The RNA shown here (transfer RNA) has 71 nucleotides and comes from Phaetusa simplex.
The RNAcentral record of the sequence draws on Rfam.
RNA sequence: UAGGAAAUAAUACAAGGGAAGUAUGGAGGGCCUUGAUCCCUUUAGUGCAGGUUCAAUUCCUGUUUUCCUAG
Numbered sequence: 001u002a003g004g005a006a007a008u009a010a011u012a013c014a015a016g017g018g019a020a021g022u023a024u025g026g027a028g029g030g031c032c033u034u035g036a037u038c039c040c041u042u043u044a045g046u047g048c049a050g051g052u053u054c055a056a057u058u059c060c061u062g063u064u065u066u067c068c069u070a071g
Stems, first nucleotide, its partner, number of pairs: 001070007010024004018054001025043006047063005
């Protein structure tokens, strides 16, 4: 420099146009003599800026960062 891929909660991953979910984690409570386990509630998120659309995590453009391949 060219081509490709990825970016979602504190962490790991889903959702591929119709109001974003699971697990671990954090907080509170139940149980327990205490702790662990178990149960209940709760916390917190779509890299950034535009465009299309009634509606965008999803489609399009640009951009940032990371990774892979070639030179």

Taxonomically the source falls in Phaetusa (Eukaryota, Craniata, Vertebrata, Gnathostomata). It matches the Rfam family "tRNA". Rfam describes the family as follows. Transfer RNA (tRNA) molecules are approximately 80 nucleotides in length. The coordinates come from a structure-prediction model, not an experiment, and the mean pLDDT is 80.